The RNA shown here (transfer RNA) has 73 nucleotides and comes from a Gammaproteobacteria bacterium. Taxonomically the source falls in Gammaproteobacteria (Bacteria, Pseudomonadati, Pseudomonadota). Its Rfam family is "tRNA". Rfam's curators write: Transfer RNA (tRNA) molecules are approximately 80 nucleotides in length. Its mean pLDDT, the model's own confidence on a scale to 100, is 83.
[in-house]
Parts: sequence; C1' cells; structure tokens
RNA sequence: AGGCCAGUAGCUCAACCGGCAGAGCAGCGGUCUCCAAAACCGCAGGUUGGGGGUUCAAGUCCCUCCUGGCCUG
Repeated sequence: AGGCCAGUAGCUCAACCGGCAGAGCAGCGGUCUCCAAAACCGCAGGUUGGGGGUUCAAGUCCCUCCUGGCCUG
C1' cells in the first nucleotide's frame, strides 16, 4: 500500500427479506433467611463507532472516516 472480517446496554452476544432495538451475566429493589449466599419476582440501563446518502421507514442498503483483528506484498 491492497484485500477480508468485526464495532449494538457496564461485559458477552442476538435482531429473518429493510418494518416495535432484545437476551444472558453484571447492577438496583423486593420475596425468602437469624444474617448472608442461592433461588424466584421486578426495575433500570442504548446517539446500534462518527458523518453523509437512499427510503414512507435503516442496526440492516450505499459512500466516507475512525478503531480493532486477520491475510497478501
């Protein structure tokens, strides 16, 4: 320098053919317990890496930039 993959909640990851952004863990509250843990119930938590474009509608499609990983030279 060129090519490929990835970036979504604090962490690990889903989200079909473009059509309501979710789960587990962690956190907080509650039940239970002498207390705690475990278990169970509930709650909260998001600029979907940044910017722009297409569309009635974008996490998803297009362009560009950034970050990380891999490959070629």